Predicted 3D model of a 108-nucleotide RNA (Guanidine-I riboswitch aptamer) from an Alphaproteobacteria bacterium.
Taxonomically the source falls in Alphaproteobacteria (Bacteria, Pseudomonadati, Pseudomonadota).
Its Rfam family is "Guanidine-I riboswitch aptamer". Its family is annotated with regulation of gene expression in the Gene Ontology.
The prediction has a mean pLDDT of 78.
RNA sequence: CGAGUAAGGAGCUAGGGUUCCGGCGCUGCACGGCGCGUCUGGUCCGAGAGCUGCCACCGGGCGGGAGACAUCCGGCCGGACGCACGGCGGGACAAAAGCCCGGGAGAC
Numbered sequence: 001c002g003a004g005u006a007a008g009g010a011g012c013u014a015g016g017g018u019u020c021c022g023g024c025g026c027u028g029c030a031c032g033g034c035g036c037g038u039c040u041g042g043u044c045c046g047a048g049a050g051c052u053g054c055c056a057c058c059g060g061g062c063g064g065g066a067g068a069c070a071u072c073c074g075g076c077c078g079g080a081c082g083c084a085c086g087g088c089g090g091g092a093c094a095a096a097a098g099c100c101c102g103g104g105a106g107a108c
Base pairs, nucleotide, nucleotide: 008054010052011051012050015045016044020042021041022039023036024035025034026033027032057079058078059077060076062074063073064072083103085106089101090100091099
């Protein structure tokens, strides 16, 4: 300098706001209406650097088909790891956020 690879879901949590429910206050004959998230909560959103598990994939054996290799199928064991400081600002949904931009910019 060049090429290739470095995968994806799910459940939960840290966290988040306020569309709905509830709560509180005001109002109303009533159905309702208005306000408050500096309302613990339910629904909801939710982590690359959080947890758990599945799986693609990788490695090592084993078995099967005529089968030495390759290939195909099945299942067993292991890995799926290791490292990871990180803005400002912008974006979506009702709105916000460790969500997305983003393993970004930058730093080392």